[in-house]
Order: sequence, then structure tokens, then C1' cells
RNA sequence: CAGGUUGGCCGGGCGGUCGCGGGCCCCGUUGUGGGCCUGAGGAAAGUCCGCGCUCCACAGGGCAGGGUGCUGGCUAACGGCCAGACGGGGCAACCCGAUGGACAGUGCAACAGAGAGGUAAAUUGCCACCAUUGGUGGUGAGGGUGAAACGGUGCGGUAAGAGCGCACCAGCGAGCCUGGUGACAGGUUCGGCUCGGCAAACCCCACCCGGAGCAAGGCCAAGCAGAGACCAGGUGCGGCCCGCACCUUAGGAGUCUCGGGUAGGCUGCUUGAGGCGGCUGGCAACAGCCGUCCCAGAUAGAUGAUCGCCCAUGCGACCUUAGGUCGCUGGACAGAACGCGGCUUAUAGGCCGACCUGAACG
Repeated sequence: CAGGUUGGCCGGGCGGUCGCGGGCCCCGUUGUGGGCCUGAGGAAAGUCCGCGCUCCACAGGGCAGGGUGCUGGCUAACGGCCAGACGGGGCAACCCGAUGGACAGUGCAACAGAGAGGUAAAUUGCCACCAUUGGUGGUGAGGGUGAAACGGUGCGGUAAGAGCGCACCAGCGAGCCUGGUGACAGGUUCGGCUCGGCAAACCCCACCCGGAGCAAGGCCAAGCAGAGACCAGGUGCGGCCCGCACCUUAGGAGUCUCGGGUAGGCUGCUUGAGGCGGCUGGCAACAGCCGUCCCAGAUAGAUGAUCGCCCAUGCGACCUUAGGUCGCUGGACAGAACGCGGCUUAUAGGCCGACCUGAACG
């Protein structure tokens, strides 16, 4: 210098004028007044996971159902994150992976092929015999089909062959040793054991999961018209059973259905697993301690409009190439609604760091 991998950050700035939400303050003028402070994001989004919080039993047992799935750690928790193992891709930096179990059982495999799940399968070939365009038997060694056909090479062996026997290699299983918390890795001995794949197919195993949601829930105000059914049960309970609690058991202050009324206010509400900085422990995720800060709370929903200058972008003209000057343009995705941790998706443009590969020069 060229190409690439990966991590982090910013995502317009300043000022004037007018306006909007929230809070506080001021007054010889209490008003259609004045002043001050403050007011969106990295994703506020999708609502896909996980929690807090609230109500229903202080959320309890079983079945059903759902979810997760290598190991260790972090965390309030997670399907998240960190570190590692194994497998795959890449020359590499690095990236990707739902990655428990297929001797518990059931099931699936299009087309092609003789044969596709059973110690199965003779189409061609090979061998033997009978017989002679054939038949019977042996053979998985050669050919052919397929994504997949039951280890590979060599020697022996045989009628021809075959792990049938042996040596080495590959795989599987069992035992032992070493390292590691572990997943696992390395080594060694034995067994001819030598058929596998799919579990994001049912299933088995391990662990986790009660339901509904801030329109939760609590308080106040306003308003209304009752009617019918049920009768020992009903409700919480919105999968079922049990269990528990409450209400009521003859007119009730019960349950259900239909009808009628309301569409207001306060609270919950923003101080929180909180932000920033430092130190300590840890490879890291993260944790602990100290200091410091308070940082939107609307309810049809405020956070905007405009002007000037500057910055970045694009276009054009001029000047001598680097570059400079002038003019015009114009700033991505998007936007709180109980809060928080994640994931995913969208994002004009720009900045910084680390690493890898290649070439040239020193």
C1' cells in the first nucleotide's frame, strides 16, 4: 500500500424569535400575569424470551400440556452473556452449529436398484454339479443402481470366495493409566465386535413452567330501571381432578343471562437488579467497596417551527496537480406511555482500536 476479519463510539453543533408538556417560585395589580429549571433513543420499535410489581390460596399436590438440551461459570431470571470442549468452513485473523439418548419401543427413507432395514438381498459376473440357449447349489470378493449396499491394503486360505485366519490401518465397545472441576483430550491393553442415518418424527431421560395483566390493583366523585332463570350449590379456577378459601343455603347482601348507567379525578408513576467515575478480585461475563448525580412522566397523548453562522454529504463553476475559493443542495432509522435485563429487526454518513493475508522497499 492492497484485500480482509473483528470490537467500540458518534449519529449534527451554537445562537436569536415564537410555541408546547412537567415542576418550583413571585405578587400593593391573583391575572387570558411574570420568572426560573427541565423535557426521547441506540434502538424508545417488534412484543419474541426472562424477571420485578399487582390481583386471584401465603400459589399447594397429581395428570395433561408447553419449553430448554455439550461443559463450567455469571445473573433476580432467561431461549441471554462469558470462558472452554467437540464438529464443520476459511491459507489465516475469524465465523457457524437445538451439540442428551438410535442395543427401551414404534416409525420414516422419493427416484433408481435384484435387494433399503432383516445377521437382508443373486441382476450381471465367478465356482461346482446336473445337464447343455437351461436348472440346482455355493459365493457379497469384481461390475452396475443409489444420498446411503456392511470396513481398507496385503499375505494365507478356497472349487470359487468371504474377518474364514493373520499383520498393519480405520471405526465401535470394554478395562486401565495420565491431564482437566468438567465437556473432553492423550496413551495403552483386550474383544473380529465391523451395519448405518433420521429424535427441529413419535418417544425416553434430565431440568424448568399456576393464571391474568398498569385497561393490573386501591380510593373518591357522578349516574342508573329493572326483568327472567337457577335452589344447593356457586365463585376464585380461563385444560381436568384433588385440595384450600370465601359467599349463600329459602328468600338471599347468592349465582347466571338479558337490559340500564358511567367514559371524570387522585393514586399506582417513576429512586431503580439506576447512571457516571475510581479502586479491588476475576482470562472474561460479572461481583464487592468508595465517591458523586437525580436524569420525561403525557392521557388523544408535550419534546416543535423558523432564521443566521458553522460542520459533514452531494452537484456545478473557477484557479496550477495535492488542494483551495464561490454558489446551490441538504442531515439515516425512528419516537416514550408501569419499570428492568436480553434477543431480533431498521439505520444516510462518519470516527477510533486490535488482528490476519499478500506485495514492494528499508

Overview: Model confidence (mean pLDDT): 76 of 100. The RNA shown here (Bacterial RNase P class A) has 362 nucleotides and comes from a Chloroflexota bacterium. The sequence was found by an Rfam model in a public genome assembly. The organism belongs to Chloroflexota, within Bacteria.